Transfer RNA from Ictidomys tridecemlineatus, 58 nucleotides, folded computationally. The sequence is in RNAcentral, with records from Rfam. The source organism's lineage runs through Eukaryota, Eumetazoa, Craniata, Marmotini and Ictidomys. Its Rfam family is "tRNA". Gene Ontology term of the family: triplet codon-amino acid adaptor activity.
[in-house]
RNA sequence: UAGCUCAGUUGGUAGAGCAUUUGCCUCACAUGCAAAAGACCCUGGGUUUGAACCCUAG
Numbered sequence: 001u002a003g004c005u006c007a008g009u010u011g012g013u014a015g016a017g018c019a020u021u022u023g024c025c026u027c028a029c030a031u032g033c034a035a036a037a038g039a040c041c042c043u044g045g046g047u048u049u050g051a052a053c054c055c056u057a058g
Base pairs, nucleotide, nucleotide: 003018004017005016006015020036021035022034023033024032042058043057044056045055046054
């Protein structure tokens, strides 16, 4: 750090639960099951081939 709550450590373009949407189920609702969408990670700068991760200021 996703709408909310949180994972993700010795750097290789990021996940979960709840919620939301769709489908299934039901006479209907809820519950349940499946799927999808959603964050390039507080902001600026620096290091590096490469930064959510290291350094720095706020």